Background
The prediction has a mean pLDDT of 84. A computed fold for a 1490-nucleotide RNA from a freshwater metagenome, annotated as small-subunit ribosomal RNA. It matches the Rfam family "Bacterial small subunit ribosomal RNA".
[in-house]
RNA sequence: AGAGUUUGAUCCUGGCUCAGGAUGAACGCUAGCGGCAGGCAUAAUACAUGCAAGGCAAGGGGGUAGCAAUACCACCGCCGUACGGGUGCGUAACACGUAUGCAACAUGUCUUUAGCAGGGGGAUAACAUUGCGAAAGUGAUGCUAAUACCGCAUAAUAUAUAUUGAUUGCAUGAUUGAUAUAUUAAAGUAGCAAUACGGCAAAAGGUUGGCAUGCGUCCGAUUAGCUAGUUGGUGGGGUAAAGGCCUACCAAGGCGAUGAUCGGUAGGGGAACUGAGAGGUUAGUCCCCCACACUGGUACUGAGAUACGGACCAGACUCCUACGGGAGGCAGCAGUAGGGAAUAUUGGGCAAUGGAUGCAAGUCUGACCCAGCUAUGCCGCGUGCAGGAAGAAGGUUUUCGGAUUGUAAACUGCUUUUGCACCUGAAAAAACCUGAUUAUGCGUAAUCAGUUGCUGUUAGGGUGAGAAUAAGCCACGGCUAACUACGUGCCAGCAGCCGCGGUAAUACGUAGGUGGCAAGCGUUGUCCGGAUUUAUUGGGUUUAAAGGGUACGUAGGCGGUUUAAUAAGUCAGUGGUAAAAUGCAAGGGCUCAACUUUUGCCUAGCCAAUGAUACUGUUAGACUAGAAUUACCAAAGGGUAGGGGGAAUUUGUGGAGUAGCGGUGAAAUGCAUAGAUACCACAAGGAACGCCAAAAGCGAAGGCAUCUUACUAGGGGUUAAUUGACGCUAAUGUACGAAAGCAUGGGGAUCAAACAGGAUUAGAUACCCUGGUAGUCCAUGCUGUAAACGAUGGUAACUAGAUGUUUGCCUAUUAAGGUGAGUGUCCAAGCGAAAGCGAUAAGUUACCCACCUGGGGAGUACGCCGGCAACGGUGAAACUCAAAGGAAUUGACGGGGGUCCGCACAAGCGGUGGAGCAUGUGGUUUAAUUCGAUGAUACGCGAGGAACCUUACCCGGGCUAGAAUGUGAAGGAAUAAUUCAGAGAUGGAUUAGUCAGCAAUGACCUGAAACAAGGUGCUGCAUGGCUGUCGUCAGCUCGUGCCGUGAGGUGUUGGGUUAAGUCCCGCAACGAGCGCAACCCUUACCGAAAGUUGCCAACAGGUAAAGCUGGGGACUCUAUCGGGACUGCCUGCGCAAGCAGAGAGGAAGGGGGGGACGAUGUCAAGUCAUCAUGGCCCUUACGCCCGGGGCUACACACGUGCUACAAUGGUAGAUACAGCGGGUCGCUAUACAGUAAUGUUGUGCCAAUCUCACAAAGUCUAUCAUAGUUCGGAUUGAGGGCUGCAACUCGCCCUCAUGAAGCUGGAAUCGCUAGUAAUCGCGUAUCAGCAAUGACGCGGUGAAUACGUUCCCGGACCUUGUACACACCGCCCGUCAAGCCAUGGGAGCUGGGUGGACCUGAAGGGGGAUUAGCGAGAGCGUCCUUUUAGGGUAAAACUAGUGACUGGGGCUAAGUCGUAACAAGGUAGCCGUACCGGAAGGUGCGGCUG
Repeated sequence: AGAGUUUGAUCCUGGCUCAGGAUGAACGCUAGCGGCAGGCAUAAUACAUGCAAGGCAAGGGGGUAGCAAUACCACCGCCGUACGGGUGCGUAACACGUAUGCAACAUGUCUUUAGCAGGGGGAUAACAUUGCGAAAGUGAUGCUAAUACCGCAUAAUAUAUAUUGAUUGCAUGAUUGAUAUAUUAAAGUAGCAAUACGGCAAAAGGUUGGCAUGCGUCCGAUUAGCUAGUUGGUGGGGUAAAGGCCUACCAAGGCGAUGAUCGGUAGGGGAACUGAGAGGUUAGUCCCCCACACUGGUACUGAGAUACGGACCAGACUCCUACGGGAGGCAGCAGUAGGGAAUAUUGGGCAAUGGAUGCAAGUCUGACCCAGCUAUGCCGCGUGCAGGAAGAAGGUUUUCGGAUUGUAAACUGCUUUUGCACCUGAAAAAACCUGAUUAUGCGUAAUCAGUUGCUGUUAGGGUGAGAAUAAGCCACGGCUAACUACGUGCCAGCAGCCGCGGUAAUACGUAGGUGGCAAGCGUUGUCCGGAUUUAUUGGGUUUAAAGGGUACGUAGGCGGUUUAAUAAGUCAGUGGUAAAAUGCAAGGGCUCAACUUUUGCCUAGCCAAUGAUACUGUUAGACUAGAAUUACCAAAGGGUAGGGGGAAUUUGUGGAGUAGCGGUGAAAUGCAUAGAUACCACAAGGAACGCCAAAAGCGAAGGCAUCUUACUAGGGGUUAAUUGACGCUAAUGUACGAAAGCAUGGGGAUCAAACAGGAUUAGAUACCCUGGUAGUCCAUGCUGUAAACGAUGGUAACUAGAUGUUUGCCUAUUAAGGUGAGUGUCCAAGCGAAAGCGAUAAGUUACCCACCUGGGGAGUACGCCGGCAACGGUGAAACUCAAAGGAAUUGACGGGGGUCCGCACAAGCGGUGGAGCAUGUGGUUUAAUUCGAUGAUACGCGAGGAACCUUACCCGGGCUAGAAUGUGAAGGAAUAAUUCAGAGAUGGAUUAGUCAGCAAUGACCUGAAACAAGGUGCUGCAUGGCUGUCGUCAGCUCGUGCCGUGAGGUGUUGGGUUAAGUCCCGCAACGAGCGCAACCCUUACCGAAAGUUGCCAACAGGUAAAGCUGGGGACUCUAUCGGGACUGCCUGCGCAAGCAGAGAGGAAGGGGGGGACGAUGUCAAGUCAUCAUGGCCCUUACGCCCGGGGCUACACACGUGCUACAAUGGUAGAUACAGCGGGUCGCUAUACAGUAAUGUUGUGCCAAUCUCACAAAGUCUAUCAUAGUUCGGAUUGAGGGCUGCAACUCGCCCUCAUGAAGCUGGAAUCGCUAGUAAUCGCGUAUCAGCAAUGACGCGGUGAAUACGUUCCCGGACCUUGUACACACCGCCCGUCAAGCCAUGGGAGCUGGGUGGACCUGAAGGGGGAUUAGCGAGAGCGUCCUUUUAGGGUAAAACUAGUGACUGGGGCUAAGUCGUAACAAGGUAGCCGUACCGGAAGGUGCGGCUG
């Protein structure tokens, strides 16, 4: 100090979360020791039991025991019990803190000073006697004492009154002196004594307390008014003392937005935690103060109490009881129950410290000192150290080689902290007291000796044996240090946030390993931090949350120039205070540390006095630059009221006129023959004011527009004069405030919510149409809101320019220049997340106001205020999410735009879709109908050929190291043949054979065990390879530079051009790569060389004919090598690139035709069944062999084809011309047989030689005449042929016979732009044969059409919008239905605290009376009155819980209905308002552009 998380990516805003520290903690796992500290946070709940406050015999009289000395005991008396200890209920207050004051006070014990103590009196407890009562207790009679009580005397520096003087204070007054009068005291005891301890009055001091005051001290305004002893005065009372503290009278005050009152919460402080600090949070332990003592009230005693372990009364509760009455108060220490996540022993001791008492010894002391429990925290120590590689075994993992655990262990040597055993053993801690000595006038002091230890079998020290007694917890996806295997398979589970888990999980569980901390580790809760995320330090408000709709103005805040005074703020040093502890620094003491201790430092603040006077304030004066006023000038839809005007709509009347009008995308409703619409005239009435007119004018905003009149407001300019800071802002307040809406009364032409009808539609509560009411208009009153927007508060100052425009003024040289006030655009600096803003700031400053603090819930609920209502203003919480959001970027998309291309459309030709058949697919069926391919991009596809085989499927029969191959002990030649069983696989039997080599051995065959099998089983979503598609579309990128905070951009866009990102030009780009093109093959032309099997012009021979033969290379051709085409030439256009031309030339012309060739990428496209391959699965089977069956099924649906429907044809006959290819397990000539398929024969050919092989359409001739035919050939019957172990399921071919549908095909749809379509045949692969009409090739014949790019489809580029990025097959809204959650209302019900009213009213206190009572007296008692706790009654407010029912809200899974929003979202959206509708929503009116 930061990090994670919104996005495809980016920047920003903004929340959530994490890493740190702390804790009186709790929980989980674990645990060796010690030191120091802490330990009921909840029920201020209830308490059994014990203890926590007594002491004094030197105040008094007694009692008991004892012969007595003496000891003990209760009572009277004195001191203490107001301290110490506990708790935090109450209290928002002079309670606390701090600083003052008391001239308004008290103070036992203590210190000091100087005095006094004379003389009497009567009682009473104890005790005795005697009653009552269960008890607690209590009555009567009698005796008695005091330091108990009461008079008398004496008495002042006391008190009171009066007179008077001095000093002093801001004042009330205070201090002090004198005089007079009056009043008020006492106690003794011990001792032989000295003396000691006491008593009374007074003064001074000290200590402690009381009272008063300034300042500080939580939250809520959804608490705004409160107050009658209230505020003040006078008299009186009361108190230690001021005071409405109390009382009588008088006055009417006092407090409050600087927050009274009320409600909620809370003991306050020193301090503690955290933080860089400022702050925030906390108040347990220690210290100070306060409050309380079962709850409430009350006083008494006393120096002190309204008294924790005292009293009285009331109440609740508990206990005892003989039922008549009594007793009690752990928030003291232990302890118990209860509550709770949770917090200790019914311990020891007064040895120390402190306290009470006493002359003292001493006694008492749960204060205190110690111990016990407890990892609750902090601190310290240990669990060993060194060596030790065969890198052991084991574990884990593995690519099987290894790696790792790991010097870790074992093993060797060493040490002994700690623990254990034994021994020893302090300090604290020696005072008080006793005795002695010395000093001293006394009091007393010093020294010495003696005595007193809970802790304590302490700490510490020594000795001994022995590595011995001692390690866990959490984590390992990122944040965040640390990774692998197995299991699991969106399950189980994890999770602080993001998020993991759906078969290869570093995220779950386990293991190994690793990391972190360590006697602890983790989790949970809470606080601060990070969070500048409440911002004083230190934030914001155009679009992210946030400027009030606008103005005026009150309080408040802020305020021009200058002089003087003052010294409140401010500043400076000084003094006081700021308790101790804490903190910090330097030291000291425990072995260190924690802990403890000494000294020093520190501290804001407050108080006091002194000084300074720049600034602010205050007072007094002056000024004119701010502000205002007057005069003059010009401008303007500023406002209010009145009057006038024309155009248009509608309606009415009249005329004229005839069949439609109107309306729409198209229609219909509607109007019209009862005469509409259209046209003319007249009339009525209401509303709005065309052109001018403009990012122009005016106004504070809303807003304002025909003309004119009246009244009226504001702003601006120039010059002069006047006032002299009069100013700015503005909470509360007041006024104004579009549209809609409301009330009353008018008015009502148009338009038009609602409504009605017609359309559209799946529906259409809409968009469109026809009507139409409120309303729209006026007056008066209300409402008070809008996207009331510049989404930008007001005022003032400052900071380059350019260019429009409105309206002033000045200068003047015509154009013009200058200077004000407005209003626009573009920009410098600067600012901003960016977009953008930029003198009209969103720049730089000052002042004031308003507002914001994640999204949703919600501008909702409740409360209050306003309103006639609608509703407005103010304005939450529970709950829920990890985002919501702004700007910009790249894509994708749009029922956005522009440009362009393509058999994309159009123009044509031919098809498909109808029929029959073939073939593939779906479906169905089946034992099986193996599997895959499924929009385009599956469906004559994998398959270029399923009868067996293939074959993967089914049924059945078999094998198990297996069907193949290698190594291989052992055996045998190999091999050939026969035979039996069986469906076969297979098994059995027999015969022949007896290898090479001298041998070792080798070849071959069989072959046990074993090692390597095998799988067309799964996953194409683990993969390689290959392939399809977009697409042969023109795109896709990089380096450097530049621009941008960045994602990114630029280049690649632009202007042209091209088939093309092809090329040219321009340009912050310059270059380059993959694509395009070219290079390659083929075809079209020519040449060269070559000339067999091809060719044959010339020569020769020869045939019925024939390159048949000799020969030839001319030609064709073949196979090579070259040439050729490049917009090269010409004309036109153009800057160029290039384009055009029936141009020239040329075989070919603008890419000549065709092919191969397929960028970055997309579709988790296809293929694990071509092959390869990770992982998983099977192993007498999911492997292998065999027989048979199936893949060929068949109601049906679809795709692709073939053949047809016929005369451009069929049939018969005759006849012409190809090319690509194939062939020895082959192609086959020839001849013969057969109607034919084919058979027999066997010539040639391993092929430019022989052969398949006749090409067919075509041409010629004949026939058929429009028919289900001489078309068509399906289907079926019969007979044959061929292949093959085998044609039943299930082959092909031939012949004869049979002769189905079909007469050109609905919606729709496909191909093709030239040697193309169409049409005709030929060949080949696979193959024994063939279901081939398929596929791949070959040649023959050989068209039509393209105006053109509006539209459909696909694509490319640029641009625009976007709420999409899984990218429109996207996103997303609301009702309804279901579950869960919190919440509002609610007839009410229940509780709680509080205030007031009335009734009653204990104890005690105050006042009064005293007449009857008691007492020697003081006085008591009694009676009256007052105050008051509590109780009761009734009403009201507040608050909490609960409540049938009900309202909306949130979340949830894949529900239902629609599709409102995002693109022009298919009717642009949104805001306010009103009405309507299942719902989103629709419509009207006004507004905004987001």